Predicted 3D model of RNase P RNA and transfer RNA as a complex of 446 nucleotides. It holds a member of the Rfam family "Bacterial RNase P class A". A reference for the family is Frank and Pace (1998), "Ribonuclease P: unity and diversity in a tRNA processing ribozyme", Annu Rev Biochem. Gene Ontology terms of the family: tRNA processing, dimeric ribonuclease P complex and ribonuclease P activity. About the family: Ribonuclease P (RNase P) is a ubiquitous endoribonuclease, found in archaea, bacteria and eukarya as well as chloroplasts and mitochondria. It is annotated as a ribozyme. The prediction has a mean pLDDT of 76.
RNA sequence: GAAGUGGCUUGGGUGAUCGCGCCUUACAGCAAUGUAAGGGGAGGAAAGUCCGGGCUGCAUAGAGUAAGGAUGCUGGAUAACGUCCAGUGGGGGUGACCCUGAGGAAAGUGCCACAGAGAUAAGACCGCCAAGCGGUUGUUUAACUUGGUAAGGGUGAAAGGGUGCGGUAAGAGCGCACCGCUUGCUUUGGUGACAAGGCAAGGCGUAGGUAAACCCCAUCCGCAGCAAGACCAAAUAGGGAGUCGUUAAGCGCUGCUCGCGCGUGGCUUCGGGUAGGUUGCUUGAGGCUGCUGGUAACAGUAUGCCCAGAUGAAUGAUCAUCAUCUUACCUUGGUGAGAUACAGAACCCGGCUUAUCGAGCCACUUCGCAC
RNA sequence: GCCCAGGUAGCUCAGGGGUAGAGCACAUCCUUGGUAAGGAUGAGGUCGCGGGUUCAAUUCCCGCCCUGGGCUCCA
Numbered sequence: 001g002a003a004g005u006g007g008c009u010u011g012g013g014u015g016a017u018c019g020c021g022c023c024u025u026a027c028a029g030c031a032a033u034g035u036a037a038g039g040g041g042a043g044g045a046a047a048g049u050c051c052g053g054g055c056u057g058c059a060u061a062g063a064g065u066a067a068g069g070a071u072g073c074u075g076g077a078u079a080a081c082g083u084c085c086a087g088u089g090g091g092g093g094u095g096a097c098c099c100u101g102a103g104g105a106a107a108g109u110g111c112c113a114c115a116g117a118g119a120u121a122a123g124a125c126c127g128c129c130a131a132g133c134g135g136u137u138g139u140u141u142a143a144c145u146u147g148g149u150a151a152g153g154g155u156g157a158a159a160g161g162g163u164g165c166g167g168u169a170a171g172a173g174c175g176c177a178c179c180g181c182u183u184g185c186u187u188u189g190g191u192g193a194c195a196a197g198g199c200a201a202g203g204c205g206u207a208g209g210u211a212a213a214c215c216c217c218a219u220c221c222g223c224a225g226c227a228a229g230a231c232c233a234a235a236u237a238g239g240g241a242g243u244c245g246u247u248a249a250g251c252g253c254u255g256c257u258c259g260c261g262c263g264u265g266g267c268u269u270c271g272g273g274u275a276g277g278u279u280g281c282u283u284g285a286g287g288c289u290g291c292u293g294g295u296a297a298c299a300g301u302a303u304g305c306c307c308a309g310a311u312g313a314a315u316g317a318u319c320a321u322c323a324u325c326u327u328a329c330c331u332u333g334g335u336g337a338g339a340u341a342c343a344g345a346a347c348c349c350g351g352c353u354u355a356u357c358g359a360g361c362c363a364c365u366u367c368g369c370a371c
Numbered sequence: 372g373c374c375c376a377g378g379u380a381g382c383u384c385a386g387g388g389g390u391a392g393a394g395c396a397c398a399u400c401c402u403u404g405g406u407a408a409g410g411a412u413g414a415g416g417u418c419g420c421g422g423g424u425u426c427a428a429u430u431c432c433c434g435c436c437c438u439g440g441g442c443u444c445c446a
Base pairs, nucleotide, nucleotide: 001367002366003365004364005363006362007361008360009359010358012322013321014320015319016318017317018316020041022039023038024037025036026035027034028033043342047353048352050351051350052349053348054347055225056224057223058222068221069220070219071218072217073087074086075085076084077083088102089100090099091098092097103216104215108214109213110210111209112208125153126152127149128148129147130146131145132144161179162178163177164176165175166174180204181202182201183200184199185198186197187196188195189194229279230278231277232276239270240269241268242267243266244265245264250262251261252260253259286305289302290301291300292299293298323340324339325338326337327336328335329334330333372442373441374440375439376438377437378436381395382394383393384392389426397413398412399411400410401409419435420434421433422432423431
C1' cells in the first nucleotide's frame, strides 16, 4: 500500500418564533376549568409477534399417569428461555475467523422413485475362467450349453472395508502384513463432552441411508390474555319488591252483585348488564459511574438519579446558521440547487429475527514493497 | 393492542417426499356458406421469497413478505 476478518459507539448540532399532550406548585372559581411558573416528552430496533417471564383471571387438595406440545454434545449464566458465555466433536477457509436442530437406525414399523442384472443375509448384464460340443480320425477357434467367479466395466445418492504380497483354472479375508472399522475391558489427563494410548476378540457381522418419517429415551410445559382483571355507573328496554287505582283490555272462583286472586295502568325503590368514566399505568429481575469476584455470560457492593404515560391516540412545524454527501457553474475555493437513513411507544421486562443512507473507533489476518 | 387462517397456470381449485394436474379461459386445425356448440392438438408455472434436512422438497423444518378473518359480557 492492497485485500479481508471480528467487534464497539453514534445517530445531525446550535439559536429564534409558533404549537401539541402529561405532571407539580401558586392564584382565580361551588365545580367543570382557566392563567402563570417550573419539570420532563420515542427507539436501537418502539417493527415482526417468533420464544421466555412478571402481572391478572379461570381451573386445581397434594403428587403422579395418559393425551398433546417443545427441547436434545458438555459445563456454566439467568426469574426463565428454543437466549447468552466458555468448551468438545464435525465441516469450510492459506489465514484472521466462520457454520453447526450435534440423543437413539444391534426395540419395532415404514420409505429408498428413475436407472440398473441386482437396493439389503442383494446380485451373473458385459467381462474373466473351466468343462462339454453327437451324426468321420485328430487339433484349434468362434458361437452355443452347463457351471465357477464380486478382481475389472457399466447403473445409481448409495452395490457388503482399503493397499500390497501370496494363492488360484479364474477369483475371492481364501491366507498373511500394514492401515481403517466395530465390540468389550482398561491406563493417563479433564468437573464433563472428549482426547491420547494399551490389551483382547471379530476377517468386517441379523450392524447401508432416512428419526426437520412414525417412533423410543431423557428433560420441561395447566388454560387464557391489559380488548386480562377490579370499581363507579346514565337514557331506553326488560326483571324483583312495595304501594295506589280499578275499567279504561280481559280471565278464574259463581249464573248475577260485592269481594279476592292473576292480568293491567301509574308512582316509589332494588339489584344485574350496556353506553360512558376511573383504575390496572409505570419505581422496575430500572438505569449511570466506580470498585471487587469470574476467561466470559454474569454476580455482589458503594455513591448518587427518577428518565413518556397518550386513548381516533401528544412527542411537531417554519426560518437562520453550521456539519456531511451529491450535482451544476465559474474557477481552485466560492456560489446555487438538492439530500441527511430505517422507522413512531400503547401493561412491563429478558432475548431472537428482520429493516437501516452513513460517520467514527479498536483488535487481528494474508499478500506485495522498503529498511 | 391481542389471537388465527391462507399464498400452486390469466381465474377457481386439487396434489402433503420421486419428471406438477383438473375445469373455465387462450392459440392452431377439423366441422359449417359463416358463427356458436362439438372434436383434435398445443402453449402457458420462480409452486410468494430466502436458507436448511434429504440421493431427491410444491410437500418436511426455520426465518421473512403479502393477503384475509376474529376479539363487550354470559352461554